């Protein structure tokens, strides 16, 4: 320059006219004294206001209390009201030349799983290998009185050893050598790898470096652990005031010894509890005030036009509220760093 | 708005400790018949809604995204 990569800001302005929502703001004017209406001021989307994926706060359940199930989370430090948040950092695996992204971290006692292939998937012996031995039968050799008699080897069977070879799988019981045996084998050693402990050092820490000793059956979550964390519903939560109707019908439970309710799957406690409860249908209204907010309504606003070189250039617009997350997005500015090439 | 729940064959659905995906009715092929239907026999026609991730392997377990459905106020 180019290419790449991580981090932050921005999300069009101004001006002028016209127009919309809200005003515990101001003149002014009607008033049935509750209020309304006119003109001024003030003031009105977003970085995601979005998906609703965490957590909160708040409100109701009963001052939401125990146990069990069940549901998230799982390395080390700070932050933070908490969080499947955020920063900074350890190991480990993968992508990239690099910067740098990305993914995983508690534990394996006991209970489980581990298709297919394959002997064998966790108490491995199916092929080879190598020991010991019963009969028979074949080969050789040696005696020999030519009937036999002994030795070795083979095949075929039983017992055992053995995890070096074989090939299978995603994974096969550390890896190479060397020494060892009847064959093998961490059985033995050395070098290396790996996982525990203990010491010095360094760090808050997870953990790294160096020595020493010790060890040898893997991996998983649906299992176990936590000195972790979750009660349920959710601003159509909730109060308050109005207004209107009919529980017609039909199915199921059960009952004062307690049905059955109180917003959880069970159980305990507990406070109700009687033409009762549940589900089907079926009838009625579908106003208001608060909740509700320094934008904020119940038909619900946030526009439109002219100009400035120009705007018919992005995802998308609030409806209870607050911190993350993640998704979608046309550009436009600024640092940081890396890889290539040039030039000095 | 809040809060659930679905997607699997052309259709209606199963599908569980996560191991080669089926049924039923449609369909298509063959026989039967002069032809057609019926009836018989055979046959799975499939990116498990997209796209990621975890794993040796995902219809199934995370995680986005996408479509379509439901509920809610009084009697009570």
């Nucleotide at each position: 320059a180019a290419g790449g990569u991580g981090g932050g800001a921005c999300g069009a302005u101004c001006u002028g006219u016209c127009g919309c929502g809200c005003u515990g703001c101001g003149u002014g004017g009607c008033u049935c004294c509750g209020g309304c209406c006119a003109c001024g001021g003030g003031u009105g989307a977003g970085g995601a206001a979005a998906g609703u994926c965490c957590g909160g706060a708040c409100a109701g359940g009963a001052a939401a209390g125990g146990g069990c199930a069940c549901c998230c989370u799982g390395c080390u430090g700070a932050g933070g009201a908490a969080a499947g948040c955020u920063c900074a950092g350890a190991u480990g695996g993968g992508a990239g030349u690099a910067a740098u992204c990305u993914u995983a971290u508690c534990g394996c006692a006991a209970g489980g799983u581990a298709a297919c292939a394959g002997a064998a998937a966790a108490c491995a012996a199916c092929c080879g290998c190598c020991g010991u031995u019963a009969c028979c039968a074949u080969u050789g050799g040696g005696u020999c009185a030519c009937g036999a008699c002994u030795c070795a080897a083979u095949c075929c069977g039983a017992c055992g050893g053995u995890a070096a070879g074989g090939g299978u799988g995603a994974a096969a019981a550390c890896g190479c050598g060397a020494g060892g045996c009847a064959a093998g084998a961490g059985c033995u050693c050395a070098c290396g790898a790996c996982g525990u402990g203990c010491g010095u050092c360094g760090g808050c820490g997870a953990c790294g470096c160096c020595g020493c000793a010790c060890g040898g059956g893997u991996a998983c979550a649906u299992u176990g652990c936590a000195a972790g964390g979750g009660c349920c519903u959710g601003c159509a939560a909730a109060a308050c005031c109005a207004a209107a109707u009919a529980u017609a019908c039909u199915g199921g439970c059960a009952a004062a010894u307690g049905a059955g309710a109180g917003c959880u799957g069970c159980c305990c406690g507990u406070u109700c509890g009687a033409u009762g409860c549940c589900a089907g249908g079926g009838g009625g209204u579908a106003g208001g005030u608060u909740g509700c907010g320094u934008a904020g309504a119940u038909a619900a606003a946030u526009g439109a036009c002219a100009g400035a070189a120009u705007a018919g250039a992005a995802c998308a617009g609030a409806a209870a509220c607050c911190g993350g997350c993640u998704u979608a997005c046309g550009g436009u500015c600024c640092c940081g760093c890396c890889u290539u090439u040039u030039u000095u | 708005g809040u809060g659930c729940g679905a997607u699997u064959a052309g259709u209606u659905c199963a599908g569980u400790u996560g191991g080669u995906a089926g049924a039923g009715c449609a369909c298509c092929a063959g026989a039967u018949u002069g032809u057609g239907g019926u009836u018989c026999u055979g046959g799975g026609u499939g990116u498990c809604g997209u796209g990621g991730g975890u794993u040796c392997g995902a219809g199934c377990c995370c995680c986005a995204c996408a479509u379509c459905g439901c509920a809610c106020c009084c009697c009570a």
Molecule: RNase P RNA; transfer RNA
Organism: Candidatus Cryptobacteroides faecihippi